[in-house]
Notes:
The RNA shown here (Bacterial RNase P class A) has 360 nucleotides and comes from a Burkholderiales bacterium. Its Rfam family is "Bacterial RNase P class A". Rfam describes the family as follows. Ribonuclease P (RNase P) is a ubiquitous endoribonuclease, found in archaea, bacteria and eukarya as well as chloroplasts and mitochondria. It is recorded under the gene name rnpB.
RNA sequence: GGAGUCGGCCAGGCAGCCGCUGUACCGCAAGGUGCAGAGGAAAGUCCGGGCUCCAGAGAGCGGGAUGCGGGCUAACGGCCCGGCGCGUAUAAACGCCGCGCAAGCGGCGCCAAGGCGACGAAGAGGGCCACAGAGACGAGUCGCGCAGGUCAAACUGCGCGGGUGAAACGCGGCAACCUCCAUCCGGAGCAACACCAAAUAGGCAAGCGCGUGUGGCAACACACCCAGGUCGGCUCGACCGAGGCUUGCGGGUAGGUGGCUUGAGCCCCCGGGCAACCUGGGGCCCAGAGGAAUGGCUGCCGGGGGAUGCCCUUCGGGGAGUCCCCGCCACAGAACCCGGCUUACCGGCCGGCUCCCGUU
Numbered sequence: 001g002g003a004g005u006c007g008g009c010c011a012g013g014c015a016g017c018c019g020c021u022g023u024a025c026c027g028c029a030a031g032g033u034g035c036a037g038a039g040g041a042a043a044g045u046c047c048g049g050g051c052u053c054c055a056g057a058g059a060g061c062g063g064g065a066u067g068c069g070g071g072c073u074a075a076c077g078g079c080c081c082g083g084c085g086c087g088u089a090u091a092a093a094c095g096c097c098g099c100g101c102a103a104g105c106g107g108c109g110c111c112a113a114g115g116c117g118a119c120g121a122a123g124a125g126g127g128c129c130a131c132a133g134a135g136a137c138g139a140g141u142c143g144c145g146c147a148g149g150u151c152a153a154a155c156u157g158c159g160c161g162g163g164u165g166a167a168a169c170g171c172g173g174c175a176a177c178c179u180c181c182a183u184c185c186g187g188a189g190c191a192a193c194a195c196c197a198a199a200u201a202g203g204c205a206a207g208c209g210c211g212u213g214u215g216g217c218a219a220c221a222c223a224c225c226c227a228g229g230u231c232g233g234c235u236c237g238a239c240c241g242a243g244g245c246u247u248g249c250g251g252g253u254a255g256g257u258g259g260c261u262u263g264a265g266c267c268c269c270c271g272g273g274c275a276a277c278c279u280g281g282g283g284c285c286c287a288g289a290g291g292a293a294u295g296g297c298u299g300c301c302g303g304g305g306g307a308u309g310c311c312c313u314u315c316g317g318g319g320a321g322u323c324c325c326c327g328c329c330a331c332a333g334a335a336c337c338c339g340g341c342u343u344a345c346c347g348g349c350c351g352g353c354u355c356c357c358g359u360u
Base pairs, nucleotide, nucleotide: 001356002355003354004353005352006351007350008349009348010347012301013300014299015298016297017296018295020037021036022035023034024033025032026031039331043342044341046340047339048338049337050336051189052188053187054186063185064184065183066182067181068082069081070080071079072078083119084117085116086115094109095108096107097106098105099104120180121179125178126177127174128173129172137170142161143160144159145158146157147156148155193258194257195256196255203249204248205247206246207245208244211224212223213222214221215220226241228240229239230238231237265284266283267282268281269280271278272277302329303326304325305324306323307322308321310319311318312317
């Protein structure tokens, strides 16, 4: 320097103005000032935990999950190391062949790191093994040989062979079919859960009221009167009205508060370990909204895309200049919190491993 491959990190920058959320301080208040304010996936909600409530002696049955060995971890279906398999994997280089004046192009061969793997058990039992094939594990026999048997066959036993097929009788294969073995697993989830607590309508209690007439056995119906209530500043008036009015208590709802972000937390250093990871020391506090803040506008720089034009060119293309477009400038937007997995993702930076070429 080339080829292949794996991993880590970043995720436009700066400035001005106007806002939003949280918090500290100032202020009687209105408000002001300072500081902080999305992600590597905040996503899918797939797996594992913390936390909360409910349930629960123990054990077993049933159900679910996992499945090479060892290690890490709070735990895991995750991660690390190793083994086995896919597998005779594959790239440049190299070798051979072909084309070409050449540069080079094509085909074949030959090697790595890396990648992928539901990778326990087919000495318990059941089930299945397409097509082809006589036959797919039950039985049996396509051909030949030998022995027995027979008048000769049929038939019986043993051995061998051809063909089919992924596999042919061999303690066959399949457990991503049931099953067996080993290990693990209670349920629901922050809309968990706890506290405060309206109006209205139910519930309970106490007090007041529960009148008159007609009909009816009664329940009740109708009419009148009326305590009281609504509208209204008052009067008049209208309406409701005994199934009423007033007061108190209690449960729930709306609403509010907590849970809520100090945590298996982040950064640095020493040490142990191949590694995942762990011991110790030091430093730091880093969103907490909740109809849900984290935004809007502008300028400069950067980036990307397109067009045009000139230059270079091995004719494939590349590059200076000019103009235009793109501010969801990649995917994407926290909602109790972590560890993973999976999926999405413009572009950029750095590093590891393996193979090869050149120079010293």